RNAcentral holds the sequence, with entries from MGnify. SAM riboswitch aptamer (S box leader) from a marine eukaryotic metagenome, 105 nucleotides, folded computationally. The coordinates come from a structure-prediction model, not an experiment, and the mean pLDDT is 78.
[in-house]
RNA sequence: UAUCAAGAAAGGUGGAGGGACUAGACCCGUUGAAGCCUUGGCAACCCUCUAAAUUUUAUAUCGGAGUAGGUGCUAAAUUCUACUUUUUUUGUAAAAAGAUAGAUA
Numbered sequence: 001u002a003u004c005a006a007g008a009a010a011g012g013u014g015g016a017g018g019g020a021c022u023a024g025a026c027c028c029g030u031u032g033a034a035g036c037c038u039u040g041g042c043a044a045c046c047c048u049c050u051a052a053a054u055u056u057u058a059u060a061u062c063g064g065a066g067u068a069g070g071u072g073c074u075a076a077a078u079u080c081u082a083c084u085u086u087u088u089u090u091g092u093a094a095a096a097a098g099a100u101a102g103a104u105a
Stems, first nucleotide, its partner, number of pairs: 001105004009039005017028003022082004040074003045070002047066004078101001083098006
């Protein structure tokens, strides 16, 4: 700096937790959680090819195609809420936008 409502699971091992942290809610889990291993898959950030416009004529910020490789991911929106603003409202409720935090590149 960009993206985060899309997408994609089986087996082995393990044996009680898990969903990042705090709080609340909700959910997953002995019909087997986390972790580790194997094999797949998804995606297209890096990457490969191509290339519009422009122009400095050789670059690659847009676009198109690809998936060999490097990462990542593979329950639920980053599971939801929390802080600020605005709007609606009887309302301590709801919606929208943003911020913070986090994840990945």